Overview:
The RNA shown here (transfer RNA) has 72 nucleotides and comes from Candidatus Vidania fulgoroideorum. RNAcentral holds the sequence, with entries from ENA. Its Rfam family is "tRNA".
[in-house]
RNA sequence: GGAGUGGUAGUUCAUUGGUAGAAUAUUGGUUUGUCAUACCAAUGGUAGCGGGUUCGAUACCCGUCCAUUCCG
Repeated sequence: GGAGUGGUAGUUCAUUGGUAGAAUAUUGGUUUGUCAUACCAAUGGUAGCGGGUUCGAUACCCGUCCAUUCCG
C1' cells in the first nucleotide's frame, strides 16, 4: 500500500428499517443472629465520528478514526 472483520450500558455480548435489551457489575430493599447466597427493584446508552438514502437507520450507502486478520 491492497482486501476483509469488528466498534452498542463500567465489562462481555444481543438487536430482520419501526421509540435499544440480556448477563454481570453498582445502589437500595426482603430473607439471615452476622456475612455470603437467593429473590425483588432501581440506576446506567443520544450505538466510534461526520455525511447520505428513507416517513423512519444500531442495521443500507460514502468518507474518516481506532483495533484486529490476511496479502504484498